RNA sequence: GCUCGUGUAGCUCAGUUGGUUAGAGCGUUGGUCUGAUGAGCCGAAGGUUGCGGGUUCGAGCCCCUCCGGGAGCA
Numbered sequence: 001g002c003u004c005g006u007g008u009a010g011c012u013c014a015g016u017u018g019g020u021u022a023g024a025g026c027g028u029u030g031g032u033c034u035g036a037u038g039a040g041c042c043g044a045a046g047g048u049u050g051c052g053g054g055u056u057c058g059a060g061c062c063c064c065u066c067c068g069g070g071a072g073c074a
Base pairs, nucleotide, nucleotide: 001073002072003071004070006068007067010026011025012024013023019057028044029043030042031041032040050066052064053063054062
């Protein structure tokens, strides 16, 4: 340099043919329980879906540029 694929919560990841509340586990945190801690149970907070643009009535999902990291080829 070229090709492929990837980016969603603090971390690891789902998200179905584009169709309307953005989710799970772990973590954090409040309560409960315990002599205390942990485990268990009931809650809560936490997201410009990498940046920008486009298509569409409607985009996490489709298209384009850029950025980050990954694999292959040279």
Transfer RNA from Papaver somniferum, 74 nucleotides, folded computationally. The coordinates come from a structure-prediction model, not an experiment, and the mean pLDDT is 81. Its Rfam family is "tRNA". It is annotated as a transfer RNA.